This is a predicted structure of a 94-nucleotide RNA (Glycine riboswitch aptamer). Its mean pLDDT, the model's own confidence on a scale to 100, is 75. It was read from a public genome assembly, where an Rfam model found it.
RNA sequence: AUGGCACUCUGGAGAAGCCCGCUUAGGUGCGGGUGCCGAAGGGGCAAAGAUGCGAGAAGCGUCCAAUCUCUCAGGCAAAAGGACAGAGUUUUGG
Numbered sequence: 001a002u003g004g005c006a007c008u009c010u011g012g013a014g015a016a017g018c019c020c021g022c023u024u025a026g027g028u029g030c031g032g033g034u035g036c037c038g039a040a041g042g043g044g045c046a047a048a049g050a051u052g053c054g055a056g057a058a059g060c061g062u063c064c065a066a067u068c069u070c071u072c073a074g075g076c077a078a079a080a081g082g083a084c085a086g087a088g089u090u091u092u093g094g
Stems, first nucleotide, its partner, number of pairs: 002093003006089006016034001018033005035076003041072001042070003049063005
């Protein structure tokens, strides 16, 4: 100087404070319905590349990304959470 893990601090978007029933001291709790969001987690994918079979650059398989895509999960006032980014600390590899 630099890679990884963990922790701390800071920043951090989107989308109904929707409707119905029961319930409660109270949107307090439970259940149902409709609409919507993508940035916890999870699923999916092209080319290129890697790799297996193969005489072969044919052909047939396998593997691989995302802020793309799906919306299972999660979410739709605030708080919390939050991918990701920055700083710091610890530990560890070369």